About this RNA: Large-subunit ribosomal RNA, domain IV from Mycoplasmopsis synoviae, 325 nucleotides, folded computationally. The RNAcentral record of the full RNA draws on ENA and SILVA. Rfam family: Bacterial large subunit ribosomal RNA. The prediction has a mean pLDDT of 87.
[in-house]
Context: one part of a larger RNA
RNA sequence: CUAGUGUUAAGGAACUCUGCAAAUUUACCCCGUAAGUUCGCGAAAAGGGGUGCCUAUUUUAAUAGGCCACAGUAAAUUGUGAGGGGCAACUGUUUAUCAAAAACACAGCUCUCUGCUAAACCGUAAGGUGAUGUAUAGGGGGUGAAGCCUGCCCAGUGCCCGAAGGUUAAGUGGAUGCGUUAGCAAUUGCGAAGCGUUGAAAUGAAGCCCGGGUGAACGGCGGCCGUAACUAUAACGGUCCUAAGGUAGCGAAAUUCCUUGUCGGCUAAAUACUGACCUGCACGAAAGGCGCAAUGAUCUCUCAACUGUCUCAACACUAGACUCG
Numbered sequence: 001c002u003a004g005u006g007u008u009a010a011g012g013a014a015c016u017c018u019g020c021a022a023a024u025u026u027a028c029c030c031c032g033u034a035a036g037u038u039c040g041c042g043a044a045a046a047g048g049g050g051u052g053c054c055u056a057u058u059u060u061a062a063u064a065g066g067c068c069a070c071a072g073u074a075a076a077u078u079g080u081g082a083g084g085g086g087c088a089a090c091u092g093u094u095u096a097u098c099a100a101a102a103a104c105a106c107a108g109c110u111c112u113c114u115g116c117u118a119a120a121c122c123g124u125a126a127g128g129u130g131a132u133g134u135a136u137a138g139g140g141g142g143u144g145a146a147g148c149c150u151g152c153c154c155a156g157u158g159c160c161c162g163a164a165g166g167u168u169a170a171g172u173g174g175a176u177g178c179g180u181u182a183g184c185a186a187u188u189g190c191g192a193a194g195c196g197u198u199g200a201a202a203u204g205a206a207g208c209c210c211g212g213g214u215g216a217a218c219g220g221c222g223g224c225c226g227u228a229a230c231u232a233u234a235a236c237g238g239u240c241c242u243a244a245g246g247u248a249g250c251g252a253a254a255u256u257c258c259u260u261g262u263c264g265g266c267u268a269a270a271u272a273c274u275g276a277c278c279u280g281c282a283c284g285a286a287a288g289g290c291g292c293a294a295u296g297a298u299c300u301c302u303c304a305a306c307u308g309u310c311u312c313a314a315c316a317c318u319a320g321a322c323u324c325g
């Protein structure tokens, strides 16, 4: 020096991306326990005290008195705690071998298909799953407990319903023309029937065009100008465009470029965090919106305790490395 372990004066996070690592705490009994809350929780909250042995009180428990030690959960095993915020309700699942999460799932909600020889799916088929089920069932899509809610637009695309008209396939249909030739004409030609060929009009479904509906279907949800008796701002007005111009709620956010926005709090000092403001580059309502108790090896900020993380290093031990053999 490498790996592992132990102890440390004074200080105590000054270390560092980050208290990473380590330390503190730890058992059992008693007392005691806040905000919040879905009244279940939160909660071992927090915080404080006790613990051996002997004797007595009816044994237990408990109380009282006594005894020894520095020390009685005498060793080992054996929670650090508190406060704020984000996300996800929760328990669960996952990248076997760099990701355990805010991703997936979930109960619940909702849309849609399916009347049973069900829809959907596997198979060329037979056959099978669905299901020895029957709409309180089964399949598919989305959202993701519970709470308060879920706005406007059907012009485009999709889906559903409709059938008057337009367009439209095969098929049906068979006009017309052509070839052939009995015959007639006879220098050219005309040409019945039949056979062959051609195949017009007409008829002809769904679909599309067309009419309507539908957003917890795919999706979308404006611009410019002026205006109030300080200024500023604009409840108000004008104008253009649109299918309709973003409602509630939230907002520098897991979304904010400018940006370390501005103000307040926390600090001696803060691009962090938190509370507000709203000028939302580019939030927004089941690709759900907003709050939220509990939960989380989640992410982030702070405090207490604690410590060799550090100031700043020292010593001791174990195994290597190194030297000699």
Stems, first nucleotide, its partner, number of pairs: 001320008010311002014309001019306001027051005036041001038145001052067006068072001080304007087296002092104002108143007120129003147290003151221003156218002158214005165209003171203002177197004183190002222240005249283001250280001261277005